[in-house]
RNA sequence: GGCCCGUUGGUCCAGUGGCAAGGACGCCCGGUUCUCAGCCGGGAGACACCGGUUCGACUCCGGUACGGGCUA
Numbered sequence: 001g002g003c004c005c006g007u008u009g010g011u012c013c014a015g016u017g018g019c020a021a022g023g024a025c026g027c028c029c030g031g032u033u034c035u036c037a038g039c040c041g042g043g044a045g046a047c048a049c050c051g052g053u054u055c056g057a058c059u060c061c062g063g064u065a066c067g068g069g070c071u072a
Base pairs, nucleotide, nucleotide: 001071002070003069004068005067006066007065010025011024012023013022018055027043028042029041030040031039032038048064049063050062051061052060
C1' cells in the first nucleotide's frame, strides 16, 4: 500500500429501518445498620465524525479518524 472486521454511558455487552436506545458492574441520592459492607428503592450517564439514501437511520451506502486481522 491492498483487502476484511470493528467503533453504543466510566467499563463490558445487547440492539440489523419507526425503541422512553436495554442489561451487568461502577457512580450519585434515600432506606435498612452503631459504622462499613451487603441488601432494598430511586436517579444521572452513550450511538466516533462528515455526507448520502429514506417519510423515517444506532441500524443501509460512501468518505474520514482510530483499533484489530490477513497479505505484500
The RNA shown here (transfer RNA) has 72 nucleotides and comes from a Thermomonosporaceae bacterium.
A source record names the gene trnE.
The coordinates come from a structure-prediction model, not an experiment, and the mean pLDDT is 82.
Its Rfam family is "tRNA". By type it is a transfer RNA.